This is a predicted structure of a 76-nucleotide RNA (transfer RNA) from a Candidatus Microgenomates bacterium. Lineage of the source: Bacteria > Bacteria candidate phyla > Candidatus Microgenomatota. The coordinates come from a structure-prediction model, not an experiment, and the mean pLDDT is 80. Rfam family: tRNA. It is annotated as a transfer RNA.
[in-house]
RNA sequence: GGGCCGUUAGCUCAAUUGGUAGAGCGUUCGCAUGGCAUGCGAAAGGUCAGGAGUUCGAUUCUCCUACGGUCCACUA
Numbered sequence: 001g002g003g004c005c006g007u008u009a010g011c012u013c014a015a016u017u018g019g020u021a022g023a024g025c026g027u028u029c030g031c032a033u034g035g036c037a038u039g040c041g042a043a044a045g046g047u048c049a050g051g052a053g054u055u056c057g058a059u060u061c062u063c064c065u066a067c068g069g070u071c072c073a074c075u076a
Stems, first nucleotide, its partner, number of pairs: 001072007010025004019056001027043006049065005
């Protein structure tokens, strides 16, 4: 330098043939216990990596950029 894959909640990851995004763990609150652990119930938490384009509408399609992984090439 080139190819491919990935980037979604605090963490690990889903999902959508384009129509206002979920799970587990964690956090907070409530109930049960004398308390802890634990169990049950509820809640909060997301500019879907950044920018541009297409579209009535983009997390999803296209292009560029950034970061990570991987392979190839080059140099030594």